[in-house]
RNA sequence: GAAGAAGGUCGGAUGGUCGCCGGUCCGCCUCAGGCGGGCGGGAGGAAAGUCCGGGCUCCACAGGGCGGGAUGGUCCCUAACGGGGACCGGGGGUGACCCCAGGGAAAGUGCCACAGAGAGGAGACCGCUUCGCUGCGGCGGAGCAAGGGUGAAAGGGUGAGGUAAGAGCUCACCAGGCCCGGCGGUGACGUCGGGUGCUCGGUAAACCCCAUCCGGAGCAAGACCAAAUAGGGGAGCGUUUGAGGACGGCCCGUCCGAAGCUCCCGGGUUGGUUGCUCGAGGCCGUCGGCAACGGCGGUCCUAGAUGAAUGGCCAUCAUCUGCCCGCGGGUAACUGCGGGCGGGGACAGAACCCGGCUUAUGACCUUCUUCAGCC
RNA sequence: GCGCCACUAGCUCAGCUGGAUAGAGCGUCUGACUACGGAUCAGAAGGCCGGGAGUUCGAAUCUCUCGUGGCGCGCCA
Repeated sequence: GAAGAAGGUCGGAUGGUCGCCGGUCCGCCUCAGGCGGGCGGGAGGAAAGUCCGGGCUCCACAGGGCGGGAUGGUCCCUAACGGGGACCGGGGGUGACCCCAGGGAAAGUGCCACAGAGAGGAGACCGCUUCGCUGCGGCGGAGCAAGGGUGAAAGGGUGAGGUAAGAGCUCACCAGGCCCGGCGGUGACGUCGGGUGCUCGGUAAACCCCAUCCGGAGCAAGACCAAAUAGGGGAGCGUUUGAGGACGGCCCGUCCGAAGCUCCCGGGUUGGUUGCUCGAGGCCGUCGGCAACGGCGGUCCUAGAUGAAUGGCCAUCAUCUGCCCGCGGGUAACUGCGGGCGGGGACAGAACCCGGCUUAUGACCUUCUUCAGCC
Repeated sequence: GCGCCACUAGCUCAGCUGGAUAGAGCGUCUGACUACGGAUCAGAAGGCCGGGAGUUCGAAUCUCUCGUGGCGCGCCA
C1' cells in the first nucleotide's frame, strides 16, 4: 500500500424567533368548558415486514382424548421463544473466520426420470475361464462379478495367497459399524486398548417413527356512555324427553340455559370516554461468570396523537467532499495541519407494551488475517 | 391490526402429486389462395416460470426470505 474477517459507537450540536401536542402550577371567565402566563417534556436502530415469543384482556374452569401444528446436537441464560452464549460433530476457506431445517432409513410405506445388463434381496453389455460344435466369420452350455463401460449413485480399500478364472474365499494392514474396558469432560463427545469378516445404496425442507411443547381469540381485545331506526318480513329447531352455548375441527365429560336460540332479506348508526403509559424500565458503580447474563448498591422518569402533534427561518460550531493558497513528512505512490470559497448529509416516522428474528441504509473507530514492495 | 389468494410467451390461462425439448387459445410475422382485402390452410418466431438463497442427482413444482397486486373482517335490534 492492497484485499479480507469480526466487533463497537453515532444517527449532528448550541442559541434565537415564529408555530404545534401533552403534563404541572398560577390567574381570569360566559365554569360539560375556554383564555393567558411560568416551568419541564415531545419518534427509531430499525419506529419497517408482521416472521416468532410473551405481558395484558375476554371466553364459567380451559378438563380428557383424537386430529392438527411447531421445534430437533449438548450444557447454560431468559418471563418465554423457532431467540442468545459457550462448546461438540459435519462442511467451506491459504487464513482471520463463516455456514448447518445437526434424532431415526435395521418399524413400515413411497421415490430414484434419462442412460445403463442391472437402481435393492437388483444384475451380465464389453469382457475373463472352461466344455462342446465349427462353414474359421462365429454359435451354444456352465462358472465369474476382480477389470472396462453407463450413470449423481452399481456396495469397503490396498497388497498377498488361493482359484479353471474369480470373489472377505483366506490372511496382513487401514477405514466404517457393533461389543467390552481405561482416561478426560456436567454433557454432546474425544482419546487409548482389545475383540468381531458384520461391510445388504441414497432420499425424511417425502409420508412417517421418536423426544419435547401447544385451549382459542386478540387493544379494531375489553369496559362504559350517548344517538338513531323498522323488531319490519321470512325459515328452521325447541320449551324439562331441553334447542342453543361454553367461540379453529371431531368425540367424551362437566356446567349454563326454566324459554328462547340460529340463519336469511331489510333498516339504523359508522359518535364519544377509557384502556393509554412506572416498565421482565434506563444509566453508573461493584461482585460472580470464558460469555450470554445474573446479584447488590446508587440515581433518573424520558411521547401518548386520533385524519393523526415534535415543523419553518436565521446564526455559529462539528462532520464529509471539490478547488485554491501556505507550512511540513515521504525515493515515489501519497499524506498531516491551518486558512478561504462552494456543495452535501443515507434508510426512513410511534399508535397497548416488551424480548428477538428478517429486510433497507450513511459516517466513524478498534482488533485480527493474507499478499506485495521498501528499509 | 387479523385472515386468505395470485404472479408462467405481447394478452388470457393450463402445468404445482419434483424428471431433462415448458404447453394451449388469441395476437404478431412469412408463405399459399385472391384483381385486392377478409376468412381459411400451412409454418415460424416469441419464456432467464415476480427476485434471491437453500434441499435434492435434478426445482415452474418443496422450504425460507424479499417485492408487487387483490379480497374479506365493527356495533344496535

Overview: Two RNAs folded together computationally: RNase P RNA and transfer RNA, 452 nucleotides in total. Model confidence (mean pLDDT): 78 of 100.